[in-house]
RNA sequence: GGGAUAUUAGCUCAGGGGGAGAGUGCUUGAUUCACAUUCAAGAGGUCACUGGUUCGAAACCAGUAUAUCCCA
Numbered sequence: 001g002g003g004a005u006a007u008u009a010g011c012u013c014a015g016g017g018g019g020a021g022a023g024u025g026c027u028u029g030a031u032u033c034a035c036a037u038u039c040a041a042g043a044g045g046u047c048a049c050u051g052g053u054u055c056g057a058a059a060c061c062a063g064u065a066u067a068u069c070c071c072a
Base pairs, nucleotide, nucleotide: 001071002070003069004068005067006066007065010024011023012022013021018055026042027041028040029039030038048064049063050062051061052060
């Protein structure tokens, strides 16, 4: 220098045009003499950034950034 993949909740990840989700963690309550377990409820997200396409974008297109890998 060229190419590929990834970026979504604190963490690990799903979702590939129309409702943003799961597990785990956190908070509160119930259960217990107490803790753990279990159950119920809740909080927590500008979906890496900018622009474009579209009636509508986390998703499609272009660029940028970061990380990993391959080639030279």

Predicted 3D model of a 72-nucleotide RNA (transfer RNA) from Pectinatus cerevisiiphilus. Lineage of the source: Bacteria > Bacillota > Selenomonadales > Selenomonadaceae > Pectinatus. The RNAcentral record of the sequence draws on ENA and Rfam. Rfam family: tRNA. By type it is a transfer RNA.